[in-house]
Context: one part of a larger RNA
Molecule: small-subunit ribosomal RNA, 5' domain
Organism: uncultured Treponema sp.
RNA sequence: AACGAACGCUGGCGGCGCGUUUUAAGCAUGCAAGUCAAACGGCAAGGUAAGAGCUUGCUCUUACCCUAGAGUGGCGGACUGGUGAGUAACGCGUGGGUAAUCUACCUAUAGGAUGGGGAUAGCUACUAGAAAUAGUAGAUAAUACCGAAUGUGCUUAUAUGUUAAAUCAUGUAAGGAAAGGGAGCUAAGGCUUUGCCUAAAGAAGAGCCCGCGUCCCAUUAGCUAGUUGGUACGGUAACGGCGUACCAAGGCGACGAUGGGUAUCCGACCUGAGAGGGUGACCGGACACAUUGGGACUGAGACACAGCCCAGACUCCUACGGGAGGCAGCAGCUAAGAAUCUUCCGCAAUGGGCGCAAGCCUGACGGAGCGACGCCGCGUGAAUGAAGAAGGCCGAAAGGUUGUAAAAUUCUUUUAAGUUUGAAGAAUAACCAGUAUAGGGAAUGAUACUGAGAUGACGGUAAAACUUGAAUAAGCCCCGGCUAAUUACGUGCCAGCAGCCGCGGUAACACGUAAGGGGCGAGCGUUGUUC
Repeated sequence: AACGAACGCUGGCGGCGCGUUUUAAGCAUGCAAGUCAAACGGCAAGGUAAGAGCUUGCUCUUACCCUAGAGUGGCGGACUGGUGAGUAACGCGUGGGUAAUCUACCUAUAGGAUGGGGAUAGCUACUAGAAAUAGUAGAUAAUACCGAAUGUGCUUAUAUGUUAAAUCAUGUAAGGAAAGGGAGCUAAGGCUUUGCCUAAAGAAGAGCCCGCGUCCCAUUAGCUAGUUGGUACGGUAACGGCGUACCAAGGCGACGAUGGGUAUCCGACCUGAGAGGGUGACCGGACACAUUGGGACUGAGACACAGCCCAGACUCCUACGGGAGGCAGCAGCUAAGAAUCUUCCGCAAUGGGCGCAAGCCUGACGGAGCGACGCCGCGUGAAUGAAGAAGGCCGAAAGGUUGUAAAAUUCUUUUAAGUUUGAAGAAUAACCAGUAUAGGGAAUGAUACUGAGAUGACGGUAAAACUUGAAUAAGCCCCGGCUAAUUACGUGCCAGCAGCCGCGGUAACACGUAAGGGGCGAGCGUUGUUC
């Protein structure tokens, strides 16, 4: 000098930050990932209209509107958020390689979308079960599923030519696409838009490989059998002992292998003149993990925190047959500990998911609350005021000191209390009107511009004005030396102090109290840790 600090005494306000460093211990409760009816079949309740029955204010049927909760389907649940257990490793950092690779959504380009089929959930009927859930039969839809056609280009094989190179071109054979769905407009012919398929680019992201760097112990010296290399096959998006079979006997090591201990890594942060040393909280990037261990499925992407399966431990329900769960998400609870917060408000802003949009969801985020935990700022009054008042302390006294300090007088009102006014954070979206451009037979539509046009959690907050009245606001540590600041009394090697040196045994500047003084100040000391 610093701190994610703790403890003691004290404590007025504001702004900005930070807040389980311990038990990756266990968790009650609520919320944290949904969305799309412009993909689909359909539909409870309700409303309107018509009809029928009549018991005259109810019931039934039909049509339309409106949609709840389920279901199929699509996209998203691989992002965001949390934690640091493991990991000494291509994990991270840095610089390269990928001619050894993948990439949903997005952008731009070139083409295409013909014609069919069979199911299944929801539903209905029934059944089993305490429940979780499951089964049988029947009917039905799609942008769900499956053939066929087409094949610009694509993939595989092959031939020829070409190239440094399966590098490119051409030919042959084989293989494989799609939803002409949805919406709007229409002059009913179509048009527009959105979605679908193929190919090759871009952007952004990811996988893999390599050089260098990355703690301690040699009181760890030898380690290794898929081990090291080759061939073949398999596997992967992709190279590779990644896997298998066979063959060879290699590979690593005092330039520290192997083993053990400890530890996420970095940008950064602290310190320091620097070089260095220490740290890796918050914020940002990467990695790893999600009760413990293992596994795959789906998918562009996971071997998936709030998905699935199996095993273990634990907790809960049970009709004892069987089931349910995973806060290292946000709050909150218990435990542990010196120690660390509200079971708050809102999607108004920023960002994300879905959707044409309106919008819905969002404990991300924006805010408020608690804590002097930190940094910064402000205040607790200002001026005048000597009979140097009283009181205290010291002194034999004179006197000294507290001290312009107080009182008193004159002011001010930051702050406080009250009253009134009251922002910025909101950009525009839908929708409406207009202009222009391209195209069209027209309309809807597309693009660009202009005008107009909702929405504020914080919060009646920040801020401003006025009223009242010095009013509401000072402590903590120290005074032997280091080290700024001294006297008196009490105590008598006692009680005690102490960071080091050391004080205390009768005049203690070192203990305790008082007066005075010094330092810092809403803080001040102590302890811990780092330089």